[in-house]
């Protein structure tokens, strides 16, 4: 001065006052549905949160297979399960302890690579190098050929120049990225052209269950730019909704079926009339069934956790024992005040080389943070005070 990990407390103790929700004993009332009164004993969290993932659970779908969609992706173990953990591989970052990574597949296809560049993939020349070779210009000599002559045409050598045709990809620029990388040789320059070393591809061996490594052998001058949270390609998963799931019991009202039915119609049974039957309407009783209000249940005992043994490196299994009351249904668990506690500032003693370092009381202030169950659970994200404890790693004495 730093890096991982684990635990603790969280308005925490104790007191007083006045409430809140559930549950249970009693008393007291009742319309038997309750309703009050008193005691007792209980009553949020490590994230209850985001609702992101994966389950139970419950209901409705579902022969079977494909398509299409979506998630996830290195091996290897855990686990009910997961996109979670572990442990291990690789890559990048830090001297380091360690951190970080949607971390198959870019030698299947296809698209993309802004801007700046010359040129962004079977590339390419903007400075710039070089111009052997061929061109174009001088000189010099030698030979020929014309001319009496100065000299004039031409050949091939030789030395100089120019950068024109060309070569080049070292060097500089451009970029996130420029088609291995250093040195020698090599060239007109230059170049895996060649060579040596690094790097890398393929084979093979050798280590590992595997991802992968290897300081190993052999081959290839390098043939393979990046990009899949870009299409795609390969593998693996994946029916849907959700406790407002679901099951049960069920008033008042309207409506629906069935019995009787006090009365009323007209028609038929006989040629007509009563009577009688039978058909329609029908106040009213009663009785069934759906369903709505409202009650019950799902509803907390859970793949629970604390010890301790044991296997494992670890996540984690597995055996013993012990623990264990929040469960309302829009929502309670709350407010004051009073001593204590924890931390910060100031103040007091002490030492002191005037950085600072010990201490002691609480004498004064201040602060105690995120946050609120709503079937249940594994988890992952996130929000937050304070204090402890273990391991390791750098720098100095």
């Nucleotide at each position: 001065g730093g890096c991982u990990c684990g635990c603790g407390a969280g308005u925490g103790a104790g007191g007083g006052u006045c409430g809140c929700c559930g549950g249970c004993g009693c008393c007291g009332u009742u319309u038997c549905g309750g309703c009050g009164g008193c005691g007792c004993g209980g009553g949020a969290g490590g994230a209850a949160a985001g609702u992101c993932c994966g389950a139970g659970c419950u209901c409705c779908g579902c022969a079977g297979g494909g398509c299409a969609g979506g998630a996830c992706g290195c091996c290897g173990g855990g686990u009910a399960a997961c996109g979670c953990c572990c442990g291990g591989g690789c890559g990048c970052c830090g001297u380091g302890a360690g951190g970080c990574g949607a971390u198959g597949g870019a030698g299947a296809g296809u698209g993309c690579c802004a801007c700046a560049g010359a040129g962004a993939g079977g590339a390419g020349a903007c400075c710039g190098c070089c111009g052997a070779u061929g061109g174009c210009c001088c000189g010099c000599a030698u030979c020929c050929g014309c001319g009496c002559g100065a000299g004039c045409g031409g050949a091939g050598g030789u030395g100089g120049g120019c950068a024109c045709a060309g070569g080049c990809a070292a060097g500089g620029g451009u970029g996130a990225a420029a088609g291995g990388g250093u040195g020698c040789g090599g060239u007109a320059a230059g170049a895996g052209c060649g060579c040596a070393c690094c790097g890398g591809g393929c084979c093979g061996c050798c280590g590992g269950c595997a991802a992968c490594g290897g300081u190993c052998g052999g081959u290839c001058g390098c043939a393979c730019g990046g990009u899949a949270a870009a299409c795609c390609c390969c593998g693996u998963c994946c029916g849907g909704a959700g406790c407002a799931a679901g099951a049960c019991c069920a008033a008042a009202u309207a409506g629906g079926g069935g019995a009787c039915g006090a009365g009323g119609a007209g028609c038929g049974g006989c040629c007509c009339g009563c009577u009688c039957c039978g058909u329609c309407c029908g106040a009213g009783u009663c009785c069934c069934g759906g369903g709505u209000a409202g009650g019950u249940u799902g509803c907390u005992g859970g793949a629970g956790g604390g010890c301790g043994g044991u296997c494992g490196a670890g996540a984690g299994g597995c055996c013993g024992u012990c623990c264990g009351u929040a469960g309302a249904g829009g929502a309670a668990u709350g407010a004051c005040c009073c001593u204590c506690c924890u931390c910060c500032g100031c103040g007091c003693c002490c030492c002191g080389u005037c950085a600072g370092g010990g201490g002691a009381u609480g004498g004064c202030g201040g602060a105690g943070a995120c946050a609120g169950a709503a079937c249940u659970c594994g988890g992952c994200u996130u929000a937050u005070u304070c204090g402890c404890g273990a391991g390791c790693c750098g720098u100095c004495c």